[in-house]
RNA sequence: GAUAAGGGCAAAACCAUCGCAAGGUGGUGACGCAAAGCCACGGGACCCUCUGGGUUAGCCGGGCUACCGAA
Numbered sequence: 001g002a003u004a005a006g007g008g009c010a011a012a013a014c015c016a017u018c019g020c021a022a023g024g025u026g027g028u029g030a031c032g033c034a035a036a037g038c039c040a041c042g043g044g045a046c047c048c049u050c051u052g053g054g055u056u057a058g059c060c061g062g063g064c065u066a067c068c069g070a071a
Stems, first nucleotide, its partner, number of pairs: 001068001008033002013028006031058001037064003041061003044056005
């Protein structure tokens, strides 16, 4: 970060499955994404079997890594 090239990921919904749940995993599917690759460090939101524990990285910030190479 471009009407470039090779590509990549995969929202919602549905089916199956795991979980008390938020939500996760696989398949179908594409709303979108230049890091929509990875990390729960900070904030937010969500859930619970609530002195705590968990989810969300496609909520924001931060950290690390990566393909291409026009202006």

Predicted 3D model of a 71-nucleotide RNA (c-di-GMP-I riboswitch aptamer) from a soil metagenome.
Rfam family: c-di-GMP-I riboswitch aptamer. Rfam's curators write: GEMM was predicted in a large-scale screen for bacterial structured RNA regulatory elements. Gene Ontology term of the family: cyclic-di-GMP binding.
The model forms 95% of the base pairs in the Rfam consensus.